Predicted 3D model of a 270-nucleotide part of an RNA (large-subunit ribosomal RNA, domain VI) from Candidatus Forterrea multitransposorum CG_2015-17_Forterrea_25_41.
Context: one part of a larger RNA
C1' cells in the first nucleotide's frame, strides 16, 4: 500500500507449526497360566528415576559492578563527608534474570506397512488373492495445542462515526471526473513500560495516577553523624593529658528497580 468509507470489539479457518516426546526401573497381575519338574510370563491397574521439551520465580541456589556495612594505601589542611586503586579488597544482599529449584509433558480413533489370516477360483486338489472381507507398527493422517482474511475467492458478527457541501467539466438527467470546504477516525508531536535491535506492541495525556517527587507501607544492611558516661594502657613539671575501644542515646542511620495513597512537577498546545 490493498482488501472500494473509518473505527472498535468478537469470531470462522484455508493454509502452516508442533517434542499431548523418548526411555528405564519397581510394585500388583503371580510365583498364577504354562511346565513331569526346574524354571516362569502376559494383557491390564498403579508408583518413580534419567533424558529432552515448553513455562514459571512462592520455596531453595546463583548473579545481583542499584544498596548497605567493613576494611587496606594514598589525596581533599584535621573532624565529618568524598574521590582513585580490576567494583580497590571483603562481608551481605531487594528486583530483575536464571538452575542446581518449581510446575506441566494421561491418551483415542482412522488408514496402511512388513507380517498374520478367513473365504476362494484360474488348476475337481491346494492356495491369504485373481473377485471379495479381516487384523497389523515407535511410522503416516486426524482429534489437542499454536499462528493464522495478503486466504487477491482478501470472510463472517455486533457497537459506535460518517454518507455533508461549493466550483469546474461532461451528460437531457441519473450520475462520473477533477479541484476545494467540513468531518468521524487514525497519525504524528508529548508523559511511560508489563513491550522492545529499529520498526512494532501495549498504557496514558488533566473529565488524568502514566512517569517523576512527597507521605505511608514492606524490603535490604546492620545500630550512623554528634553528645554524654566508661575505658586497658601510654606519657606527666603529679596539676593533669593521649587514648583504640566500648555503653545510651539508636530495630538507629543510609538506601530502594516494590506496593499503596496524594495533582505538587511534567503530559500544556499543536
Nucleotide at each position: 500500500u490493498g482488501u472500494u468509507g473509518g473505527u472498535u470489539g468478537u469470531u470462522u479457518g484455508a493454509a502452516g507449526g508442533u517434542a499431548a516426546g523418548a526411555u528405564c526401573c519397581g510394585u500388583u497381575u503371580a510365583g498364577u497360566a504354562c511346565g513331569a519338574g526346574a524354571g516362569g510370563a502376559a494383557c491390564g491397574a498403579u508408583g518413580g528415576g534419567u533424558c529432552g521439551c515448553a513455562g514459571u520465580c512462592u520455596c531453595u541456589g546463583g548473579u545481583g559492578u542499584g544498596u548497605g556495612g567493613g576494611u587496606u594505601g594514598u589525596c581533599u589542611g584535621a573532624c565529618a563527608a568524598g574521590g582513585c586503586a580490576a567494583u580497590g579488597c571483603c562481608c551481605a544482599g531487594u528486583a530483575g534474570c536464571u538452575a542446581c529449584g518449581c510446575u506441566g509433558u494421561a491418551u483415542u480413533c482412522g488408514a496402511u506397512a512388513a507380517g498374520u489370516g478367513c473365504u476362494g477360483a484360474a488348476a475337481g486338489c491346494a492356495u491369504c488373492u485373481a473377485a471379495g472381507c479381516a487384523c497389523g507398527a515407535a511410522g503416516c493422517g486426524a482429534a489437542c495445542c499454536c499462528u493464522a482474511a495478503a486466504a487477491c475467492g482478501a470472510g463472517a458478527c455486533a457497537g459506535c462515526c460518517a454518507u455533508u457541501u461549493u466550483c469546474g467539466c461532461a451528460g437531457a438527467a441519473a450520475u462520473g471526473c477533477g479541484a476545494g470546504a467540513c468531518g468521524a477516525g487514525a497519525a504524528c508531536u508529548c508523559c511511560g513500560g508489563a513491550a522492545g535491535a529499529a520498526g512494532a506492541c501495549c498504557g496514558g495525556u488533566u473529565u488524568g495516577a502514566u512517569a517523576g517527587g512527597u507521605u505511608a507501607g514492606g524490603a535490604g544492611u546492620a545500630u550512623a553523624c554528634g553528645a554524654u558516661g566508661c575505658a586497658a594502657g601510654c606519657c606527666u613539671u603529679c596539676g593533669g593529658g593521649c587514648g583504640a575501644g566500648u555503653a545510651u542515646u539508636u530495630a538507629a542511620g543510609c538506601u530502594c528497580u516494590c506496593u499503596a495513597a496524594u495533582a505538587c512537577u511534567a503530559a500544556u498546545g499543536g

It matches the Rfam family "Archaeal large subunit ribosomal RNA".